[in-house]
RNA sequence: CUCUGUAAAUGGCAAACCCAGGGUAACUUGGGGACGCAAAGCCACGAGUCCUGAUAAUCAGGAUAGUCGGGUUAUCAAA
Numbered sequence: 001c002u003c004u005g006u007a008a009a010u011g012g013c014a015a016a017c018c019c020a021g022g023g024u025a026a027c028u029u030g031g032g033g034a035c036g037c038a039a040a041g042c043c044a045c046g047a048g049u050c051c052u053g054a055u056a057a058u059c060a061g062g063a064u065a066g067u068c069g070g071g072u073u074a075u076c077a078a079a
């Protein structure tokens, strides 16, 4: 440096649900909470799923990175 993640350590994130705010909605922000996570950090580039509007086919705009792939950065190091 690359791969790997069955050990340990230091830290990190935070599903469902509840409260408050934003959004027509998908969903999201803050607080509580902890199912899980070695990229559950970041990027909507490809696919998927979901929402909204129009539609003959379909198209347009949006959401999701905790659905998969891709890009990019990063902690630890027992085997």
Stems, first nucleotide, its partner, number of pairs: 004077002012037002017032006035066001041072003045069003048064007
About this RNA: This is a predicted structure of a 79-nucleotide RNA (c-di-GMP-I riboswitch aptamer) from an uncultured Geobacteraceae bacterium. It matches the Rfam family "c-di-GMP-I riboswitch aptamer". Its family is annotated with cyclic-di-GMP binding in the Gene Ontology. About the family: GEMM was predicted in a large-scale screen for bacterial structured RNA regulatory elements. The coordinates come from a structure-prediction model, not an experiment, and the mean pLDDT is 88.